[in-house]
Annotation: Small-subunit ribosomal RNA from a lake water metagenome, 1482 nucleotides, folded computationally. Its Rfam family is "Bacterial small subunit ribosomal RNA".

RNA sequence: AGAACGAACGCUGGCGGUACGCUUUACACAUGCAAGUCGAACGGGAUGUAGCAAUACAUCCAGUGGCGAACGGGUGAGUAAUACGUAGGAAUCUGCCCUAGAGAGUGGGAUAAAAUACCACAUAAUCUCUUUAUUUUCUGUCUAUAGAUUAAUAAAAAUUUGCUAAUCUGUAGAUAGAAUCCAGAGCAAAGACGAAAGUCGCUUUAGGAUGAGCCUACGCCGGAUUAGGUAGUUGGUGAGGUAAUGGCUCACCAAGCCUAUGAUCCGUAGUUGAUCUGAGAGGAUGAUCAGCCACAUAGGAAUUGAGAUACGGUCCUAACAUCAUAAGAUGGCAGCAGUGGGGAAUAUUGGACAAUGGAGGAAACUCUGAUCCAGCGAUACCGCGUGAAUGAAGAAGGUGGAAACAUUGUAAAGUUCUUUCACUCGUGAAGAUAAUGACGUUAACGAGAGAAGAAGCACCGGCUAACUCUGUGCCAGCAGCCGCGGUAAGACAGAGGGUGCUAGCGUUGUUCGGAAUGACUGGGCGUAAAGGGUGAGUAGGUGGUCUACUAAGUAAGGUGUGAAAUCCCUGGGCUUAACCCAGGAACUGCAUUUUAUACUGGUAGACUAGAGUACGGUAGAGGAAGUGGGAAUUUCUAGUGGAGAGGUAAUAUUCAUAGAUAUUAGAAGGAACACCAAAGGCGAAGGCAAACUUCUGGGCCGAUACUGACACUGAGUCACGAAAGCGUGGGGAGCAAACAGGAUUAGAUACCCUGGUAGUCCACGCCCUAAACGAUGAGUGCUAGAUAUGGGGUACGCUCCGUAUCGCAGCUAACGCAUUAAGCACUCCGCCUGAGUACUACGGUCGCAAGACUAAAACUUAAAGGAAUUGACGGGGGCCCGCACAAGCGGUGGAGCAUGUGGUUUAAUUCGAUGAUCCGCGAAAAACCUUACCAGCCUUUGACAUAGAGAUCGCAGUUCUUGGAGACAAGAACUUCAUUUAGUUGGAUCUUAUACAGGUGAUGCAUGGCUGUCGUCAGCUCGUGUCGUGAGAUGUUGGGUUAAGUCCCUUAACGAGCGCAACCCUCGUCUUCAGUUGCCAACGGGUAAAGCCGGGAACUUUGAAGAGACUGCCAGUGUGAACUGGAGGAAGGCGGGGAUGACGUCAAGUCCUCAUGUCCCUUAUGGGCUGGGCUACACAUGUGCUACAAUGGCGAUAACAACGGGAAGCAAUGGAGUGAUCCGGAGCAAAUCCUACAAAUAUCGUCUUAUUUCGGAUUGUACUCUGCAACUCGAGUACAUGAAGUCGGAAUCGCUAGUAAUCGCAGAUCAGCACGCUGCGGUGAAUACGUUCACGGGCCUUGUACAUACCGCCCGUCAAGCCAUGGGAGUUGGUCUUGCCUGAAGACUGUACGCUAACCCGAAAGGGAGGCAGCAGGACACGGUAAGGUUGAUGAUUGUGGUUAAGUCGUAACAAGGUAGCGGUAGGAGAACCUGCAGCUG
Repeated sequence: AGAACGAACGCUGGCGGUACGCUUUACACAUGCAAGUCGAACGGGAUGUAGCAAUACAUCCAGUGGCGAACGGGUGAGUAAUACGUAGGAAUCUGCCCUAGAGAGUGGGAUAAAAUACCACAUAAUCUCUUUAUUUUCUGUCUAUAGAUUAAUAAAAAUUUGCUAAUCUGUAGAUAGAAUCCAGAGCAAAGACGAAAGUCGCUUUAGGAUGAGCCUACGCCGGAUUAGGUAGUUGGUGAGGUAAUGGCUCACCAAGCCUAUGAUCCGUAGUUGAUCUGAGAGGAUGAUCAGCCACAUAGGAAUUGAGAUACGGUCCUAACAUCAUAAGAUGGCAGCAGUGGGGAAUAUUGGACAAUGGAGGAAACUCUGAUCCAGCGAUACCGCGUGAAUGAAGAAGGUGGAAACAUUGUAAAGUUCUUUCACUCGUGAAGAUAAUGACGUUAACGAGAGAAGAAGCACCGGCUAACUCUGUGCCAGCAGCCGCGGUAAGACAGAGGGUGCUAGCGUUGUUCGGAAUGACUGGGCGUAAAGGGUGAGUAGGUGGUCUACUAAGUAAGGUGUGAAAUCCCUGGGCUUAACCCAGGAACUGCAUUUUAUACUGGUAGACUAGAGUACGGUAGAGGAAGUGGGAAUUUCUAGUGGAGAGGUAAUAUUCAUAGAUAUUAGAAGGAACACCAAAGGCGAAGGCAAACUUCUGGGCCGAUACUGACACUGAGUCACGAAAGCGUGGGGAGCAAACAGGAUUAGAUACCCUGGUAGUCCACGCCCUAAACGAUGAGUGCUAGAUAUGGGGUACGCUCCGUAUCGCAGCUAACGCAUUAAGCACUCCGCCUGAGUACUACGGUCGCAAGACUAAAACUUAAAGGAAUUGACGGGGGCCCGCACAAGCGGUGGAGCAUGUGGUUUAAUUCGAUGAUCCGCGAAAAACCUUACCAGCCUUUGACAUAGAGAUCGCAGUUCUUGGAGACAAGAACUUCAUUUAGUUGGAUCUUAUACAGGUGAUGCAUGGCUGUCGUCAGCUCGUGUCGUGAGAUGUUGGGUUAAGUCCCUUAACGAGCGCAACCCUCGUCUUCAGUUGCCAACGGGUAAAGCCGGGAACUUUGAAGAGACUGCCAGUGUGAACUGGAGGAAGGCGGGGAUGACGUCAAGUCCUCAUGUCCCUUAUGGGCUGGGCUACACAUGUGCUACAAUGGCGAUAACAACGGGAAGCAAUGGAGUGAUCCGGAGCAAAUCCUACAAAUAUCGUCUUAUUUCGGAUUGUACUCUGCAACUCGAGUACAUGAAGUCGGAAUCGCUAGUAAUCGCAGAUCAGCACGCUGCGGUGAAUACGUUCACGGGCCUUGUACAUACCGCCCGUCAAGCCAUGGGAGUUGGUCUUGCCUGAAGACUGUACGCUAACCCGAAAGGGAGGCAGCAGGACACGGUAAGGUUGAUGAUUGUGGUUAAGUCGUAACAAGGUAGCGGUAGGAGAACCUGCAGCUG
C1' cells in the first nucleotide's frame, strides 16, 4: 500500500432515492407543547331551543368517583455485580384479557349533595385456623415370614419401567405422617343503559395467558509497587417479617466463612444481540435498530396502587435559580422543538393524528412532540447527468525547442443530431376495506423550448500511476519514511503537460490489518533481549507393563433452547441500485438424554525393564575437628668483615663507619605448602592441595537376592553460597587499598620506586553479591565414528561410568554445536519482547551499616545489537623492496649577492600556483610593447567576424606639414585594382540601420582537453566453473624464484585482459654497402709547415642495412623455475640511458594557452593612447651563485672536446682602443666558412697563513653597446673603493659509476639583458657490514567500537539554553474508614392523661369495641467533630536524566589504544578514572 467511521477541517459543488445527525458539561435553562378520558358511576351548575308554566330536549362545565398516569419517550451518571448473557430451579404474586363454576341480602354516617366513594351487619363456597370421635386409603421406617434370577404390566409384537440377595415383591404386626371425614371460628358484592330482548359492569373460586419478584451454576476489564479479608460475619435452633425462600431482621448457641484457580482494596466501565477488521483464530468497539438494567438537579423516605419506592406525584435535607410587599412563595427539558455555555463538531421554537400503535369511553369521540411526514446538512451508501456524431487549415493562443519542429489536439471553431436530469404547462395514482390523505406544486404520464442551467480535487524523487520550463539559492519553503533546498532543484513556488479519483477530492483523528511485533492456530533464551549462583523439597503439573470394572474427560445420535433484526443463500417489490419483503440456512453455544469404551482419568488386582535396599570390592585436594613437619621471607642476639647496599629504562627517596649489604651460628613468630602435578581427581554449586589421626557425605563397578512405580520436575519455602565488606575478641611474618615521600610529566591526585595502616590469618555472628560462565535449567529415550585420558570388571574379544580433542547426519543468521548436542522428541520450572532513561525513582521486604531483592514512568530517539565480508588503520606479527636508514662524498641552514614567495606598503604594486605534489613555478627574457593593474585623456555597430541598403574605384598605400603627451583631427604631394565580348561579377573602402561584436569578467565545486602525485610501485580486473543464504571468496593463496602477478611446482579451478617484459630511439663491438664538404695506410707530386694536390676506399668517421647476448655452452645445487662460479666475448645474466605511466586516489592544478555550459557588463567589466606600476622594503623564508682560501690566488707559457647556432645572421685575416668595443667585410644558407682561444689540466715563477696578492659586495668617476627612449628600471668596460665572511646551532638535502664532485662550452627566449633553464663534453672518486631502528611502498596474517576509513572514533566533569522527573519544611483539594455528637421527613414499636360519626349494650345519661392527635423509643439522610488510610495539584530549594553543528579541561575506551579489558566489592581522586582483593576471556 487495504478496509472502516455518528467524524472534523481545506478547496469545490447539478439532481434524486435510502439511512443518519451533541461522541464534549448526567452543564444551566426563557417560551410553547409532550396524559388524559368517562355525563351509559354521581349530585350540582351554565347556555340554548320548545312551552303560559311545570317540564322536556340539546350542548357544555368545575367537583366527587372510576380507569389510566408504573406504558410510551429520554439518558448512560452510577454499577466489576441486588447488572448482563446462557442454561436451569422452587418457596411466589399478577389490574385489564380468556375459559369454567357460584353469587350479588340489609343498614348507616360524612360531604353543599349524591353515588359503582366510605363504614357496618348477615350469609355460600374456596381458603385459613382450632379440634379429633369415626371410616377408608396412601406413604415412610422397623421386625417376622414367603417368593422371585425368563420378573411384572391379561396375551403377541413393539415400547417403557423396576430389580436380581447389602435388591425387589407379597403377607402379618408395630410405629410415624398425610389425605378423607365430623364439629366449630373468621372472610364477598354496585350498579348503569335500554321500551324490551339484552348488553356493559360488581363479588368470589379454580385454571390459563401475560407481566413481575426470588434462587443456582457457568461466562464477564486492568493492577500483587493491593495478601490477607470478614462480627450479622459463616452455620444452627426459635421467633418476627415478606407475595415468596433466605441473617432479610432479632434472641440464643457454635466459630465459622472467603482467599495464590487471586479474596479484600484501587482504577476503569452500563450490558447483550451485534458493528468494524481479519484467510481464520483473534483484536477493537457497544452510535442508529432490538432485549435487559440503572437513573430522572444531589441525598433520604414512604404514600397510593395489581404493579412505583413513581422523569412531566408527595414529604424532608442540600445546592442553584426565579418572583417578591423581603414575611414568604415557586421550580426541576437525561420528553419534542428551542436558548445560553462547552466544543474541531451535530438540525426546525414545522405539519398531521391520514396510517401503525397506546389511554379512556358502550359508542360517537377526545388525547397522543409515541408515530407518520416535511425542513436543514455531500455526514454515509446507491443511482443519474454535465451531451452525441463528424470535423486537419493539424487554426489562433499557450508551453517546450538542436528553431527543423513537437505538444495541448479532433481538442476547439464549424456542420449535423438528441433532450436523460433540471425548467414551463397539463393530466394524475397506490398508500383506504364504506368514510377519513398531513405527505402533495407527491410518484408517474403527456406536451413544450433549447446544447441550452450543471467539474472539481489531489498528486507527478523512490515506495507509487504520472516530466519539463521558469523563479528561488541551506533563503523562502517541502516532508508519511528515506530525505530535498548552499546558482543548471523531475522533491520548494508558478506555469505547460501528464496521472488518479470524480459531485466529490485531499488532509487530520481513531480502529483492525499487514505485525509470526505477546506466537492457541503461530516465536524464542551459547554469542542478537532472555537459564534462576547452587541444591533439598511443599502445593501443583506430568508419569512404566498387564487384567477387570466404571464412564468424569472423549466420540456419535436424539430432544429442548440459542428472541426478532443483522450476516449468508434463493425468490420477490420499488425503471436499476442502495433499500425493503418472504422463505431457507446458520447462530460453531448451553442443558438434558441414549449409546460406544480405543486413549486419558477413577476403583480393584497383578508384574519388574524405572526407582530404591541389602552384599562384596574400589578411586578421590569431598567435608569437619585435632596433632604436628621441613624449606623460605622477616626480626632479634652473637661472630667475621669494612664501604657501600638497595632500586630503576635511567634516577632519587631509603638503609649504612652508632658497622649496613654479604657471610656463619642460634633464637622468635606468623602465613603458605616447592617437587609429585597432569587437557588429572572429588564435590550440587561456591570450591578443595605437605603429612598423620578420628568422625562423616556422595559416586563407580560386580554377581545375586529383596521392595514393587515408591518416579520426574518444582511456584512459594528452607539450606549452602568466591572475593570484598561489617560486629566482638585474638593474631600480625610477608603482601598491601588509604596515606607519605621520590621519580616521570605540560600537569601526574596514575602507571615505576622506597616505605606503610586497615585488611589478608583464627573463633563466633552477619552480609548474599560476581564475566557466581560451558555466558548453554533439570530429567528421560533415540541418532555414524576416531583419538587420548581417569576409575572398575573381564573369558583379553571387550564392556560399564567419568573427562577431553576431532568429526558424519542433522541443526544454526553465521560463528559454531555435534552420544557430555546448540540434533530428533516428551515432561516440568525460570526468563525475554527496539535503544536510552534504568542492575534507576517511589513503595514494600531483608540488613548493624554498606547495601541487597522486587521494580516503573514522564521524556528522548531511528536505530541500538549479533555474526560474518571487503577495505583502511595499529606505539600487532611475519616476509620483501627503495640513496629509506646505515657506510661514504659533497652541500643547504651562518655571510654577501641573484631570484621566487609571504608579509607590509601603495593610486597600482595585475592574476594564478601556495603540505609532500607552491616558492630560478605559469614566465624559453616586465625599460615602451608585452600588460591583464593604476592615474589621466579619447572612443561607442566598435581594434576583429557575418548579414541589408546606398555611395566610391583618385579607394588603399607612401611621403610630408600643422595642433596635441599621444590616441586623434585637419591638410598637401606621389603612385595607381582584378575578371568578363559586354551587361556584370569579385574584391576593397566609406556612410547608415539593426541583429550583433567584444570581455585575461565569475564559476576548475558545471565541463572537455592537458598536467602533477602515489609510482615505472607491481599491481588492477574479467569470462566460465566451484564454494557460500548473502556481502563475497576462489583464480590472485601456499612452497620456491625474480627487478617484476617474472617464471616454476602444488592446487577447484581453467583461461583471458590492462599493466611488467619485449617490440621503438640512443650509446658500446663487428660486418657489408656507399665515399663528400669528412679520412690519408700504401703509391706519386709538393710546402717553411699543412690531405695542400693526383689519387686511394684500407683506417677514423659519416649513415643505411645487418650481425651480435639467448643463461646458448661448461661445472655445481635444485623436481623445476632459477641461482652460484667459469669459459669465450666489445658487451653476461634487464649490457648503460631514454621514450613508454595499469584500475584508480587527491571535487589535486589550470575558465589567464585553447575549447566550452550557465551567469554577469554593453557610451562599459568593451576599444585606443600617454605616463606610472608589476623592479616598492622594517622583516621572514625557499632555491641558487660567489666565497671564506695554499688540493689555493695571481702571472707567464703549453695542450686536449662534444652537443649546437648562423642571412634584418655568424663573421675571419687586418687595423684602432688599457678594455667593453669600434673601423672594415674574406668566407659561409654550412661534415667546406664563421661562432671558437674550451676550462679545469701541465710546466715555470710568485704569494707563506694574513681578513691577506683570500673574498669580492657596496660606492665614486669615466666610458661602451642595444634600442624612438636606459631617470624610475638594462647589460658590459676601465680606474678607484675593498663590506660581510676564517667552513656555519637545532635541523636538513642530493648521490651507488663514467655516478658524485669539479671544469668549462653551446642553445632556446632575445633589439638588449642568464648566477635560471635545457643540452654537451673534460677530469674523475669514496662507500654499501647489513636491514635492528626512522620514512615510503608491496604481499600474507591478526585485532578493531574505524568506513568523509587514526588528521578516525569516542568518555566524563565544568559552563550556557530548553524539557521532563524524584526528594522537599509544608500548603490545598478529592475519596475511603473508624469513634463520638446531632438526629429532618417518613415508616415501625409502645403508650395514649386528650379527641372520636357509623358497630354493640342502654329509655337516656353514659359505657364498650375500634380509631386518631400527642408523647416515648430504637434504627436512619444531610451535617459536625477527632484520628487515620489513599490519591491529585502546588512549593523556597535540592538531586538526577535527556537534549541542543562548531564553549572549557583532560584523553578513560576501541589496535597490545600506548598500564590488556571487563563484572563484583572496598577505599581514594577536578573529570573521565586510579589502586587493592579474589574472579572471567568477551
The coordinates come from a structure-prediction model, not an experiment, and the mean pLDDT is 83. The sequence is in RNAcentral, with records from SILVA.